[in-house]
The RNA shown here (c-di-GMP-I riboswitch aptamer) has 83 nucleotides and comes from a Candidatus Atribacteria bacterium.
RNA sequence: AGUUGAUAAAGGCAAACUAUCCGAAAGGGUAGGACGCAAAGCCAUGGAUCUAAAGCUCUAGCCAGGAUUGCCAUGUUGCCGAC
Numbered sequence: 001a002g003u004u005g006a007u008a009a010a011g012g013c014a015a016a017c018u019a020u021c022c023g024a025a026a027g028g029g030u031a032g033g034a035c036g037c038a039a040a041g042c043c044a045u046g047g048a049u050c051u052a053a054a055g056c057u058c059u060a061g062c063c064a065g066g067a068u069u070g071c072c073a074u075g076u077u078g079c080c081g082a083c
Base pairs, nucleotide, nucleotide: 002083003082004081005080012037013036017032018031019030020029021028022027035070041076042075045073046072047071048068049067050066055062056061
């Protein structure tokens, strides 16, 4: 440096739920809490999914400039071990 993640070691993150705040909603922040995670670190670039305020159409539907990286992929950075 490359590939890789069996066994460790040092650690790290934090699902559901609860409280509270933001938001039209999806969802997000903070605190508690751990289902799990070898990138469950970072980036909304591609796909996929969710919501539908405003807008359009006027039954009720359509619709992303909104959202989800713990949905998949891409890019990028990193600890330790093995080869």
It was read from a public genome assembly, where an Rfam model found it.